[in-house]
Context: one part of a larger RNA
RNA sequence: UUGGGCGUAAAGCGUCUGUAGGUGGAUUUUCAAGUCUGUCAUCAAAUCCCAAGACUCAACCCUGGACAGGCGGUGGAAACUACCAAGAUCGAGUACGGUAGGGGAAGAGGGAAUUUCCGGUGCAGCGGUGAAAUGCGUUGAGAUCAGAAAGAACACCAAUGGCAAAAGCACUCUACUGGGCCGACACUGACACUGAGAGACAAAAUCUAGGGGAUAAAAUGGGAUUAGAUACCCUAGUAGUCAUAGCCGUAAACAAUGGAUACUAAUUGUUGUGCGUAUCGACCCACAUAGUGUUGUAGCUAACGCAUUAAGUAUCUCGCAUGGGGAGUACGUUCGCAAGAAUGAAACUC
Repeated sequence: UUGGGCGUAAAGCGUCUGUAGGUGGAUUUUCAAGUCUGUCAUCAAAUCCCAAGACUCAACCCUGGACAGGCGGUGGAAACUACCAAGAUCGAGUACGGUAGGGGAAGAGGGAAUUUCCGGUGCAGCGGUGAAAUGCGUUGAGAUCAGAAAGAACACCAAUGGCAAAAGCACUCUACUGGGCCGACACUGACACUGAGAGACAAAAUCUAGGGGAUAAAAUGGGAUUAGAUACCCUAGUAGUCAUAGCCGUAAACAAUGGAUACUAAUUGUUGUGCGUAUCGACCCACAUAGUGUUGUAGCUAACGCAUUAAGUAUCUCGCAUGGGGAGUACGUUCGCAAGAAUGAAACUC
């Protein structure tokens, strides 16, 4: 390199947008670049291969001949790819009519609970555990009633459900705004797919600044347990958890399954939409389509399992792996305030 791979054995970038590039639906022309074909010239000799010859044979030597292939010229073919031109609509998109939704970001409002404070009633315990103790309490706790404040999260509905590219998104209302799906088929007429670099977004935690700080809670103090207990249990408790402006750029960022297109038995739930049936109407029932689940045939798989949401059958394209350890380390470079992130070896060893 060819071949073969990437759910769990090594291997799918966290996700998307998109440049170069690669690839690209159906019809009819042009052209002849790729492609196919005839012919000419050339690719020194030796070597290799084939057929003879000659040293007694062989190796060695000698004579002749190629096949295949490369580059160039020239003549031809026109199916496929490319090019030229034309028109079309099934891919893609725009417009139209509907429709579901915790999609996004902003503002306003709400109740339950918790904690703290103030006041009333009240009197000896409360709290906590396997059992206790630390702790709180006669300066009146805990309990209960009324009031005030603060911050964070939004019970039930709630689902095997919905939306979003992923991360993620749920109290209620309002204005703004992105995407999807269905229907009908008016318009454009292949405008498409993927995507190296590049860019954007990206949980939690960390970091910077000034705020905020109710709960619970890394670190830490104390009490227990224990041989010990730098833990599990208990009592306290700071950073952080919240909002704003930045930074970071990582996760078992998982469906451990890249994206797109087409085809290939069925079954049974559920969400959105449409149509038919039915009805006074709504349900019910049947069908189609877009999601989201279950079971399962063919097929695939080392097995487990996957199975129209494929891990089946094919095509296009990107990424990635090539024994374990050393090691996601060292060095260098880029980025970062730092923490570190990205890229990423070798010696050696089994």
Notes
The prediction has a mean pLDDT of 87. This is a predicted structure of a 350-nucleotide part of an RNA (small-subunit ribosomal RNA, central domain) from Larix kaempferi. It matches the Rfam family "Bacterial small subunit ribosomal RNA". Gene Ontology terms of the family: structural constituent of ribosome and ribosome. NCBI's taxonomy places the organism under Eukaryota, Pinopsida, Conifers I, Pinaceae, Larix. The full RNA is in RNAcentral, with records from SILVA.